[in-house]
RNA sequence: AAAGCAUAUUUUUUUGAAGGGUUUGAUCCUGGCUCAGAAUGAACGUUGGCGGCGUGGAUUAGGCAUGCAAGUCGAGCGAGAAAUUUUCCUUCGGGAAAAUGGAAAGCGGCAAACGGGGUAGUAAAGCGUAGGUGACGUACCCCAUGGUCUAGGAUAGCUGCGGGAAACUGCAGGUAAUACUGGAUGUUCUCUAGAGUUAUGGUAACUUUAGAGCAAAGGUGUGAUUCCGCCAUGGGAGCGGCUUACGUGGUACUAGGUAGUUGGUAAGGUAAUGGCUUACCAAGCCUUAGAUGCCUAGGGGGUGUGAGAGCAUGGCCCCCACCACUGGGACUGAGACACUGCCCAGACAUCUACGGAUGGCUGCAGUCGAGAAUCUUCGGCAAUGGACGAAAGUCUGACCGAGCGACGCCGCGUGCGGGAUGAAGGCCCUUGGGUUGUAAACCGCUGUCAGAGGGGAUGAAAUGUAUUAGGGCUAUCCCUUUUACUUGACAAAGCCUCAGAGGAAGCACGGGCUAAGUACGUGCCAGCAGCCGCGGUAAUACGUACUGUGCGAACGUUAUUCGGAAUCACUGGGCUUAAAGGGUGCGUAGGCGGUUAAAUAAGUAGGAUGUGAAAUGCCAUGGCCUAACCAUGGCACUGCGUUCUAAACUGUUUAACUUGAGUAAGAUAGGGGUGUGCGGAACUUCCAGUGGAGCGGUGAAAUGCGUUGAGAUUGGAAGGAACGCCGUUGGCGAAAGCGGCACACUGGGUCUUAACUGACGCUGAGGCACGAAAGCUAGGGGAGCGAACGGGAUUAGAUACCCCGGUAGUCCUAGCUGUAAACGUUGAAUACUAGUUGGAAGGGGCUUAAGCCCAUUCGGACGCAGCGAAAGCAUUAAGUAUUCCGCCUGGGGAGUAUGGUCGCAAGGCUGAAACUCAAAGAAAUUGACGGGGGCUCACACAAGCGGUGGAGCAUGUGGCUUAAUUCGAGGCAACGCGAAGAACCUUAUCCUAGACUUGACAUGUAUGGAUAGACUACCCGAAAGGGAUAGUCUUGCUCUUGAGUGAAACAUACACAGGUGCUGCAUGGCUGUCGUCAGCUCGUGUCGUGAGAUGUCGCGUUAAGUCGCUGAACGAGCGAAACCCUUAUCCUUAGUUGCCAGCGAGUUAUGUCGGGGACUCUAAGGAGACUGCCGGUGUCAAACCGGAGGAAGGUGGGGACGACGUCAAGUCAUCAUGGCCUUUAUGUCUAGGGCUGCACACGUGCUACAAUGGUACACACAAAGGGAAGCAAACUCGCGAGAGCAAGCAAAUCUCAAAAAAUGUGCCCUAGUUCGGAUUGCAGGCUGCAACUCGCCUGCAUGAAGCUGGAAUCGCUAGUAAUCGCAGGUCAGCUAUACUGCGGUGAAUAUGUUCCUGAGCCUUGUACACACCGCCCGUCAAGCCACGAAAGCGGGGGGCAUCCGAAGUCGCCGAGCUAACCCUCGGGAUGCAGGUGCCUAAGAUGAACUCCGUGAUUGGGACUAAGUCGUAACAAGGUAGCCGUAGGGGAACCUGCGGCUGGAUCACCUCCUUU
Repeated sequence: AAAGCAUAUUUUUUUGAAGGGUUUGAUCCUGGCUCAGAAUGAACGUUGGCGGCGUGGAUUAGGCAUGCAAGUCGAGCGAGAAAUUUUCCUUCGGGAAAAUGGAAAGCGGCAAACGGGGUAGUAAAGCGUAGGUGACGUACCCCAUGGUCUAGGAUAGCUGCGGGAAACUGCAGGUAAUACUGGAUGUUCUCUAGAGUUAUGGUAACUUUAGAGCAAAGGUGUGAUUCCGCCAUGGGAGCGGCUUACGUGGUACUAGGUAGUUGGUAAGGUAAUGGCUUACCAAGCCUUAGAUGCCUAGGGGGUGUGAGAGCAUGGCCCCCACCACUGGGACUGAGACACUGCCCAGACAUCUACGGAUGGCUGCAGUCGAGAAUCUUCGGCAAUGGACGAAAGUCUGACCGAGCGACGCCGCGUGCGGGAUGAAGGCCCUUGGGUUGUAAACCGCUGUCAGAGGGGAUGAAAUGUAUUAGGGCUAUCCCUUUUACUUGACAAAGCCUCAGAGGAAGCACGGGCUAAGUACGUGCCAGCAGCCGCGGUAAUACGUACUGUGCGAACGUUAUUCGGAAUCACUGGGCUUAAAGGGUGCGUAGGCGGUUAAAUAAGUAGGAUGUGAAAUGCCAUGGCCUAACCAUGGCACUGCGUUCUAAACUGUUUAACUUGAGUAAGAUAGGGGUGUGCGGAACUUCCAGUGGAGCGGUGAAAUGCGUUGAGAUUGGAAGGAACGCCGUUGGCGAAAGCGGCACACUGGGUCUUAACUGACGCUGAGGCACGAAAGCUAGGGGAGCGAACGGGAUUAGAUACCCCGGUAGUCCUAGCUGUAAACGUUGAAUACUAGUUGGAAGGGGCUUAAGCCCAUUCGGACGCAGCGAAAGCAUUAAGUAUUCCGCCUGGGGAGUAUGGUCGCAAGGCUGAAACUCAAAGAAAUUGACGGGGGCUCACACAAGCGGUGGAGCAUGUGGCUUAAUUCGAGGCAACGCGAAGAACCUUAUCCUAGACUUGACAUGUAUGGAUAGACUACCCGAAAGGGAUAGUCUUGCUCUUGAGUGAAACAUACACAGGUGCUGCAUGGCUGUCGUCAGCUCGUGUCGUGAGAUGUCGCGUUAAGUCGCUGAACGAGCGAAACCCUUAUCCUUAGUUGCCAGCGAGUUAUGUCGGGGACUCUAAGGAGACUGCCGGUGUCAAACCGGAGGAAGGUGGGGACGACGUCAAGUCAUCAUGGCCUUUAUGUCUAGGGCUGCACACGUGCUACAAUGGUACACACAAAGGGAAGCAAACUCGCGAGAGCAAGCAAAUCUCAAAAAAUGUGCCCUAGUUCGGAUUGCAGGCUGCAACUCGCCUGCAUGAAGCUGGAAUCGCUAGUAAUCGCAGGUCAGCUAUACUGCGGUGAAUAUGUUCCUGAGCCUUGUACACACCGCCCGUCAAGCCACGAAAGCGGGGGGCAUCCGAAGUCGCCGAGCUAACCCUCGGGAUGCAGGUGCCUAAGAUGAACUCCGUGAUUGGGACUAAGUCGUAACAAGGUAGCCGUAGGGGAACCUGCGGCUGGAUCACCUCCUUU
């Protein structure tokens, strides 16, 4: 929603609507693209067993060979071939006659106008639905009535003679008819003139009077009123003609069209109406409800899809229309302007004897062409149907059948049961196995389809002939009936027999959407892709294999339609910010419209009825074995017409009303408008005075002005423009807009009263008017400002920002232009829907006043419901509704091109497409960022101290060099880094050279079997290594001592070893950095559609997200803190190697000794510090400030400890490791060299430049460490480095070991020095196989630069900086001035946060999210693609004008010819040929219009690889941006004028909310 029952509730049945992917870091929305479904007259790819039913030239309405597709009737007519029979004749060749027979052609009739094909044209002359015909026709068929008399003349065929290649045709003769013709009769027919009745809007119907006119054909048969025909009239059925209303594509970038046009009168014509045609008259007719033009198209029943409404479509079948090679025309006929008829013109094709002829497959087959693409030159009239015929019958490419095509729909089969060693093979694998898989093999069984053989239902009913019986008055005719005979092109079901699992499975897909995954290969290649996207060495996305999923004789792909798409929205959308409200008003058409009553019945509602063809659809039943398919019945066909009823609503008409609207009276506010006049301040210029050097300008400057007197100041004059304060989310206006004062004129509003009109209203396509700024024309004016322009700066450049000048313009008058971010980005009107609080205008009530209350209009803010994607809106709606208008439909191309129109121009309005992308966009969220803001912190700055940067040297890096200078690290966070120590070694794919190849190192297997191993000696060699020989020693283990085992070792061979080779962007681990910064999260709850938010914000406080308080939050975790180590004080315990107060002993002296534990110290355990106490501040808080006590005070100092994460940060060369590479080498060994190389640059240091110093002498005080391949005392020697010898010590015992600065005294006296020590020479020492490249140390000599360091830059806030030395690791030695520690001496400054750097929190903007090292704009250069313009060129279309003009109808002429009829016989009538006129196809010419193609050149646009130039936009984007306009410029752009906020930030004003 429908149907049935029911009062109703209700009950039953049927039908019935799905979304996904993709914009983002994530979200919500808008919005496009895309997918899943169904379908097709399809095509292509792979594959292909059978059958049934359907279906098959969609493109070139392109051209066609060949055959067939419309004939039939002898019962309409004349004539009658072949053949047969009979008879006769014969020269035997044959001929003649008669009969039968009936071919071919002809006359005549009917048919040929149907059937069959196609969709070119046609937007109406068509089609569909419903009507009309009082304006018509109708052959064949049916019914009814009546009739069918008489007469005549021709002509085909035929015969003869001709022309022509053919097609065809001429003359003469003669013949028939149901051919043709005259006359008669004649109605209910036709016409003319009347009368009456009925109905009607109307010319109708019926009745009737008078007159005139009009017919006919025969055939069959022994036989016709009777059968078949013929004639007239009426009726029927079916079929047509004409006509009306409504419906039936796109385009306004087609807006005007039309002269027979519109109407009338008259005539003609037609079956019939009508400008259908003609003459005359009038000037109409169509059109924004879309005429005319252009483009496209046959229409409908239906078909596909869809829940439906719709959308798309019109193949097969049915109905209608139109066409027949192209164009024109008529003839015949009942019907045609005729597919297989005629005439003419044209193109094309064929034949030709060159004179002429012929043809029309868009019938069935077939062929060529074009195309992605569409079949047999088949059989039959057996069935159904048609034409003719009395019939038999003939014809029928209609039709029925068969053939071809998986083209579609439907059905069937390709076997069934058992069968685990879970075979083999394949694939995968964690090596265990898994899977393919009961799948196979194997065993048993069945027999569908296909194959062979047999037999065969059915499609057949009729008709006809003969016959039986009956009926119709008669009948040759008709109906019923019996029997016999006669007809199958094609198909062949079902059945029987045979054989045998035998002959029969593929296609697509497996990243998500979307069912289904693994391996290998490849390496942004090859390729895939419907969308998103995949592929750059581990690809479920490419290719292959295995396997799985889906469908299955098919499966995919492509194309197209509908759906999903509510993505054109009637059902069923929108317009503040996403696309979208016209700049504003007035107003025409149109749309919509207040209250009451009456009438009507157009809309509306209900009933009845007609129609809505059949097929299709649905339901039921039935027929093919089932299904597809087919049949019967029913329903539906949502539509249209007619009629009856109702009268609520809408409409119409009438009569009223006052509340909408308007008028009036009174009052009133205002920068509303126009014009004229006046005013003061300021500015500029000019004149004059004073005065005397600068002024002006900027971030800083310069250009500019000024001694010819500027600026400053005073006085005077002139000029133009604008109107301070008041001044205001205040006023007015339709908007644009309007601001000194006065006057004149003038528009609108508001309030009050309720006097008047009585719906007069709202909106408003076109139209008209107004319309900022800029701009244009003409004339004025010109002070200031100021596009362009000139100059100065800035800059890499600066066509800009800044500065000095300055023209148009800005101003006025008169015109034009018509656009803006013309914005509230919000069309107008009306009604309704909580409030609160300010402002403006006038009014009313109460009240003494202050004030309070009420109703109205305008203009603000906040806020509820509701709405919204959200932001937000919220009685001034973006809420709830109604009416009308405008506009939108992805981004770009583009508001561009073209056309039109307006404008003087600039330009405005209207306004596309090709092509391209999968997004573009809105709001909000979290981050990140800002040359945004606020708060806070940090040796961040400031305040200080000392350095670096300058010198010499050391060391690292870069660069350069080299045979090689191995590799890594690269802002902070690489550079005295890996390296806590490169002469060889280390040391490396560093270089040169020489060697080895199962290897320097590991494991295993096989064979051998003691082969062998070690050492010594020899040769080559630099060594490694290679070679050969000799000698010595050893030859394992078990035990039963002669057996076992081959373990170690070795040889050979094979697996393999090896790699500091590559990839830190495949990784683990480790590490750096932000940063010891205070952050990073979770659970539950709450808020939000959601991402998310809250908590974690705010106010205080802290070193701290530390703590407190408030609060829709309450809690918790990782971090912070604490716990740990060390250091500072004390206590207890313990007392050696440490200590020594007291006691004793000893020494020149020394804890040296006995002893002691007091002290120091050592090392275990404790104590102590917690804002605990006091005062103040603070919110009765946290906490802060000050103080006391204390060794230490607010984290006491130091260390270890490093949240979530960031940097594809670093490391494959510590180690480990995936993948790749290498294997007589990128592995291994060896010698030498290199890593140290030096015009140079940088980093980090050392030493200095000196007197707070240097030097000499004297003299004092540490801590922490190391020591056996070691530390080494003492002693001796040496100037010294060191050497010799050697005690002690594996260490609180011995030793390194001397601490140094400090302190005291002397000298030096400001200089390249008694500073400084580089460099170099000589002589030595030490380590080590070995100091040449290339070590360290010592002594003597030498004595460089350097006199405090430019720009810049580093560290440090207390035991710190600075300064002084000591020790250690690595290590044979050392380049250590490095690094890691230790102690000694021991400051200054800051109590601040303006600035630089970094960080944290909050907030704000954002076009960023790879997150500002972001994003992104335009020119130029290159490639490619589509489009526009263009001198032109070529072609198509429809009109117009002129000329010419075939055939043909019609008209006229018709002197030529003329059977039927008439005749007075002379002729006439009639007809024909011929001529001519109008019209006119084709053709020719011309000027235009329109469309398409092409075009040198040119213009912009889209897309492309990492091109060039800048940096315009996004943050305040570094000059806020944008809009309109004008000028300028390589380019983005810049500048002027006016406007907007869709601008950040700060301050102020006003207002609102809360208290």